[in-house]
Context: one part of a larger RNA
């Protein structure tokens, strides 16, 4: 000099953009953060309303809320404890899997038995159950079939499914037709993931030897998959001064800061990967987890209890206590972007978009501009003078920003609905899909940006320094005292170095100090 997720002191007008627990991976009250689908399925209220023959039926309504089933909950969000490792970076590789999506042809036939919800009885303080009975499915289980698929001794063997919606007709059982939505086995792809490997990746030798599933082989098992991954047997190997092992520290990277560069330091925000989810262990489900807001066991802690037994996990967003020099609101909205579910309407979304707080940083703007010498008063000083100083007052102007009042969907495209036209599918002018046009609706931010008008210089300057380094000097007080200090050093009676004043210098809504890096 540059820089910072900074803190502290003094001061503080506005806006834009960014960033805001670096410490206790300490403990957490409360609310919210993952649901959705009735176009899979069976069932199904109430409040209220207007009727009434006071029995009741109708609307509400096949709505709400449950159950079953599907998909999602493995994403998104947080944190950096652990990890010196194929964890990460980079370059190769393959013995593998991959829901939803795209693509190609094939199938979607015929049956069965249950079970929740519900009803009845019943246990428990609660959490939560038990017994009996009824019922449905895109839930579950067989049978048939098998282009292609898997296994194979190449003879053969094995393996699937589910329907729903729409128009028309109807004897209300259903029939028929078709596109689009599904289901099933499968080909190829895309995406995502698993595994292997060359090289690189902190410091300690006051850590020199380490290793028994250890190193390799064979058989077997296991996995989606190679492999001591596991197991039985056999052999005795394997690693190491090119630093094994041990102990310390640490998430890694793109990057960031600095520097002419080489390098050094660093890894907040943003992005990629990894790891973790009270501590330790385990598996289940599933395409995917050994799963933050799932399950089981053990532990510590907290809470409820009728003492028999139960409940919980903010390193999600806010917020609380604690720790600390130190770090924010228990806010608004799904309008946009994106995600989950759904055919869609739509629902959910503390992701996200916004707002709030704090000069935390960067950037921009303002705190007026012109004229004005009686060089006013006051202050200070070598005091008949100089300086503060055109500074003020006065005169004549302007009105950014802030303030007040108006205008303001323009930034806006997108989405949805309705209508129309065309095209595709089709027997069809149904339905459905696509494109275009018209109309309507849709904004949290928001008292928005922006524009116009109004009034009045009106509401807006500090801070550090002035011995040298280093820009800026005098007076008074003090008298090796009180004190200053980054280094040199000042202070013991004329201190430009301490304290105050006047004056000056630097930077400026900031200025200094401290800490830290180059």
């Nucleotide at each position: 000099g540059a820089u910072u997720g900074a803190a502290c002191g003094c001061u503080g007008g506005c806006g834009g953009c960014a960033g805001g627990c670096c410490u206790a991976a300490c403990a957490c009250a409360u609310g919210c953060a993952a649901g959705u689908c009735g176009a899979g399925c069976g069932a199904g209220a109430a409040a209220g309303g207007a009727c009434u023959u006071c029995g009741g039926a109708c609307c509400g309504a096949g709505u709400a809320g449950a159950c079953u089933g599907g998909c999602g909950c493995a994403c998104g969000g947080g944190u950096g404890a652990g990890u010196a490792a194929c964890g990460c970076g980079u370059g190769g590789g393959u013995a593998u899997c991959u829901g939803c999506c795209c693509u190609g042809g094939g199938g979607u036939g015929g049956g069965g038995g249950a079970u929740a919800a519900c009803c009845g009885c019943u246990g428990g303080a609660a959490a939560c159950g038990g017994c009996g009975g009824c019922u449905a499915a895109u839930a579950c289980c067989g049978c048939a079939u098998a282009c292609g698929c898997c296994c194979u001794u190449a003879g053969g063997g094995g393996g699937a499914a589910a329907g729903g919606g729409g128009a028309u007709c109807u004897u209300c059982g259903g029939a028929c037709c078709u596109u689009g939505c599904g289901c099933u086995a499968u080909u190829g792809g895309a995406u995502g993931a698993g595994c292997c490997u060359g090289c690189g990746u902190c410091g300690g030798a006051u850590u020199a030897g380490c290793u028994a599933g250890u190193u390799g082989g064979u058989g077997g098992g296991g996995u989606a998959a190679a492999g001591g991954c596991c197991u039985a047997c056999c052999a005795a190997g394997g690693c190491g001064a090119c630093g094994a092992u041990c102990g310390g520290u640490a998430g890694c990277u793109g990057g960031u800061c600095u520097g002419a560069g080489a390098g050094g330091a660093u890894g907040a925000u943003c992005a990629g990967c990894c790891a973790c989810a009270c501590u330790g262990g385990g598996a289940c489900u599933g395409a995917g987890a050994c799963a933050c807001g799932g399950c089981c066991c053990a532990g510590a802690c907290u809470c409820c209890u009728a003492c028999g037994g139960g409940a919980g996990g903010c390193a999600g967003c806010a917020g609380u206590g604690g720790g600390g020099a130190a770090u924010a609101u228990u806010g608004g909205a799904c309008a946009a972007u994106g995600g989950g579910g759904g055919a869609a309407a739509c629902c959910c979304u503390g992701a996200u978009c916004c707002a709030g707080c704090g000069a935390u940083g960067c950037c921009g703007c303002g705190u007026g501009a012109g004229u004005g010498a009686a060089g006013a008063a006051g202050g200070c000083c070598u005091c008949g003078g100089g300086u503060u100083g055109u500074a003020a007052a006065g005169c004549a102007c302007u009105u950014u920003c802030a303030g007040u009042g108006g205008g303001g969907a323009g930034a806006a495209g997108g989405a949805u609905a309705u209508g129309g036209u065309u095209u595709g599918c089709u027997a069809a002018u149904a339905u459905c899909a696509a494109a275009c046009c018209a109309u309507a609706u849709u904004g949290a931010u928001g008292u928005u940006a922006c524009c116009c008008a109004c009034a009045g210089a009106a509401g807006a300057a500090g801070u550090a320094c002035c011995g040298g380094c280093u820009a800026a000097c005098u007076c008074c007080g003090u008298g090796c005292c009180a004190g200053c200090a980054g280094c040199c050093g000042c202070g013991g009676u004329a201190a430009u170095a301490c304290g105050g004043a006047g004056g000056g210098u630097g930077c400026a809504a900031g200025c200094g100090u401290u800490a830290a890096u180059c």
Small-subunit ribosomal RNA, 5' domain from an uncultured prokaryote, 518 nucleotides, folded computationally.